Predicted 3D model of a 71-nucleotide RNA (transfer RNA) from a Pseudomonadota bacterium. Lineage of the source: Bacteria > Pseudomonadati > Pseudomonadota. Model confidence (mean pLDDT): 81 of 100. The sequence is in RNAcentral, with records from ENA and MGnify. Rfam family: tRNA.

[in-house]
RNA sequence: GCGGGUAUGGUGUAAUGGCAGCACACGACCCUUCCAAGGUCUUAGUUCCGAUUCGAGUUCGGAUACCCGCU
Numbered sequence: 001g002c003g004g005g006u007a008u009g010g011u012g013u014a015a016u017g018g019c020a021g022c023a024c025a026c027g028a029c030c031c032u033u034c035c036a037a038g039g040u041c042u043u044a045g046u047u048c049c050g051a052u053u054c055g056a057g058u059u060c061g062g063a064u065a066c067c068c069g070c071u
Stems, first nucleotide, its partner, number of pairs: 001070007010024004018054001027041004047063005
């Protein structure tokens, strides 16, 4: 330098172009003499910039980061 892949809460993982879910974790409460376990509730997310569309996590272009291959 060229080609390919990946990017979604703190972590992991879903999502036919149509309200972004689930699990764990964090926090609060309940339970318990206390702790653990258990129960309920809450908080928190689509890497970035554009395009298409009534509507984009999803489609298209570019950028960034990481991984793989070639040179």